[in-house]
Context: one part of a larger RNA
RNA sequence: AAUGAACGCUGGCGGCGUGCCUAACACAUGCAAGUCGAACGAGAACGGAGGGCUUCGGCCUUCUUAGUAAAGUGGCGCACGGGUGAGUAACGCGUGGGUAAUCUACCCUUUUGUCUGGGAUAACGUUCCGAAAGGAGCCCUAAUACCGGAUAAGACCACGGGAUCUUCGGGUUCUGGGGUAAAAGGCCCUGCAAGGGGUUGCGAGAGGAUGAGCCUGCGUGACAUUAGAUUGAUGGUGAGGUAAUGGCUCACCAUAUUGUCAACGAUGUCUAGCUGGUCUGAGAGGAUGAUCAGCCACACUGGGACUGGAACACGGCCCAGACUCCUACGGGAGGCAGCAGUGAGGAAUUUUGCGCAAUGGGGGCAACCCUGACGCAGCAACGCCGCGUGAGUGACGAAGGCCUUUUGGUUGUAAAGCUCUGUCGCCCGGAAAGAAAUUACAGACUAGGAAAUGAGUGUGUAUUGACGGUACCGGGAAAGGAAGGACCGGCUAACUCCGUGCCAGCAGCCGCGGUAAUACGGGGGGUCCAAGCGUUAUUC
Numbered sequence: 001a002a003u004g005a006a007c008g009c010u011g012g013c014g015g016c017g018u019g020c021c022u023a024a025c026a027c028a029u030g031c032a033a034g035u036c037g038a039a040c041g042a043g044a045a046c047g048g049a050g051g052g053c054u055u056c057g058g059c060c061u062u063c064u065u066a067g068u069a070a071a072g073u074g075g076c077g078c079a080c081g082g083g084u085g086a087g088u089a090a091c092g093c094g095u096g097g098g099u100a101a102u103c104u105a106c107c108c109u110u111u112u113g114u115c116u117g118g119g120a121u122a123a124c125g126u127u128c129c130g131a132a133a134g135g136a137g138c139c140c141u142a143a144u145a146c147c148g149g150a151u152a153a154g155a156c157c158a159c160g161g162g163a164u165c166u167u168c169g170g171g172u173u174c175u176g177g178g179g180u181a182a183a184a185g186g187c188c189c190u191g192c193a194a195g196g197g198g199u200u201g202c203g204a205g206a207g208g209a210u211g212a213g214c215c216u217g218c219g220u221g222a223c224a225u226u227a228g229a230u231u232g233a234u235g236g237u238g239a240g241g242u243a244a245u246g247g248c249u250c251a252c253c254a255u256a257u258u259g260u261c262a263a264c265g266a267u268g269u270c271u272a273g274c275u276g277g278u279c280u281g282a283g284a285g286g287a288u289g290a291u292c293a294g295c296c297a298c299a300c301u302g303g304g305a306c307u308g309g310a311a312c313a314c315g316g317c318c319c320a321g322a323c324u325c326c327u328a329c330g331g332g333a334g335g336c337a338g339c340a341g342u343g344a345g346g347a348a349u350u351u352u353g354c355g356c357a358a359u360g361g362g363g364g365c366a367a368c369c370c371u372g373a374c375g376c377a378g379c380a381a382c383g384c385c386g387c388g389u390g391a392g393u394g395a396c397g398a399a400g401g402c403c404u405u406u407u408g409g410u411u412g413u414a415a416a417g418c419u420c421u422g423u424c425g426c427c428c429g430g431a432a433a434g435a436a437a438u439u440a441c442a443g444a445c446u447a448g449g450a451a452a453u454g455a456g457u458g459u460g461u462a463u464u465g466a467c468g469g470u471a472c473c474g475g476g477a478a479a480g481g482a483a484g485g486a487c488c489g490g491c492u493a494a495c496u497c498c499g500u501g502c503c504a505g506c507a508g509c510c511g512c513g514g515u516a517a518u519a520c521g522g523g524g525g526g527u528c529c530a531a532g533c534g535u536u537a538u539u540c
Stems, first nucleotide, its partner, number of pairs: 001539003005536005012387006018380002020345001025343003029340003034076003039073002047064007083298003092220008102212002107208008115149004125138005155180003159176007185200006221270003228261003233255008273295004277288004300321005323334004351377001353376003359373001360371004390420004400411004424481001426476005434467001439462004444457003484529005489510003495524005505512002
């Protein structure tokens, strides 16, 4: 000098930050990932209004509620965002390269296409099983769900020929004949219709952007009181697997009198997420890796795959295990290292708050819905910064205290008194920016179109604020509500009196205390910091 600090005493306000470092211990409760009716079929009830019947309790029925709610098929999302640091000494991370060994949903640009058929199934209905979780049989029905056929420029696959480049593995390109894919979709406009137009989807190809995989040079702890290690081990051929290279996996072969690694430290053990950075220091360096940002790893413990462009998937699935809960004992359910919160552990770390108004994300044409991301508020002097606790005047100096050589000194312009001010706090009134979009309406222009709807550009009006009646501004009363902590032997700024008497005690080091203690305890006085001051811990 510093800290994610803690403890002791004390504590007025504001701004901006920060807040389980310990048990990757266990978790009650709520919320944290949904959305689309412009893909699809089906479709309530409560309530309200009317009619009929009535034993006056009610019953039946029509309309509305409403093509709404809830559920289902299907699409996209759920691999992002958020948390944690257990594991990992590693191509994990950092940095520089390679990929002629690769993939990339959504987005952008561009080319072209979107033809013709079919069979199911959920929901629903019905019959059952089960305590529940849930499940079974049968009967329907739809699609942008699923499956055939046609078309095939280019693409992919195998085969043949040519050119060119090459790391000699192969790449690029031209060419000849064979196998692989479409949603006939949705919505709107015009029209009697057929058709035409718009928009949004969908298939194939090329390019871009973005993201990712893999390989690699160098760098990245401790211990040699760890010296040898290794059998898929090292290499080859072939095959499998992958988006892709590769012992990644497998078969065979080589190596065993030795393939590979190793004193330039292999192997083993211990410790540890890495970095940008942070702290310190004149620097070199040392220490560190909270918050913020990038990467990695993990999601009760271990293992596995499915779906998908991408996971071997925190709030998905299966198996095993430990633990907790429900049970009709047959069987089931769960995973806060998401946000709050609880218990436990600990010296120690917050609210079961408000809002989607902004920014960003998912879905949707949109309206909108969802979003504990985020924006805010609450708690905590935990940190940094700022402000205040008054200002002027006021005695050769009140009282009181303390000391004293008894004369005075000191507290001390300090107080009182007088004259003012009004920060913060309190009361009253006014009152933001953060909001631009989207959408609706009006009218203008542009391209296309037969026209209209629609699309694009800009203009005007309307609409949207959790924070919050907050910041800020004005007014009012009023010195009123606002100072403590440590230290005073030397280091080290600051001195005396009393008490105690090697006791009680102090102490970072040196050391004080045994009757005159500036070192213990108290008083007065002083010094240093100040809403803090000290102590402890840790780093330089």